This is a predicted structure of a 73-nucleotide RNA (transfer RNA) from Candidatus Vogelbacteria bacterium RIFOXYD1_FULL_51_18. The organism belongs to Candidatus Vogeliibacteriota, within Bacteria. Its mean pLDDT, the model's own confidence on a scale to 100, is 82. Rfam family: tRNA. It was read from a public genome assembly.

[in-house]
RNA sequence: GCGGCCGUGGUGUAGCGGUUAACACAAUCGCCUGUCACGCGAUAGAUUGAGGGUUCAACUCCCUUCGGCCGCG
Numbered sequence: 001g002c003g004g005c006c007g008u009g010g011u012g013u014a015g016c017g018g019u020u021a022a023c024a025c026a027a028u029c030g031c032c033u034g035u036c037a038c039g040c041g042a043u044a045g046a047u048u049g050a051g052g053g054u055u056c057a058a059c060u061c062c063c064u065u066c067g068g069c070c071g072c073g
Stems, first nucleotide, its partner, number of pairs: 001072007010025004018056001027043005049065005
């Protein structure tokens, strides 16, 4: 330099173009317990890497760009 894959809460991941972006762990609060842990319940937390385009509607499709990984040269 060329090609491919990935980027979504703090972490790990889901998410046929159409309801409020879901789940687990973590965090906070409460219940339970003599206390902690476990268990149970609730709450908060995401400009879906960035910019643009297509569309009535985009995490999803297209283009550019940034970062990571892999392959080729």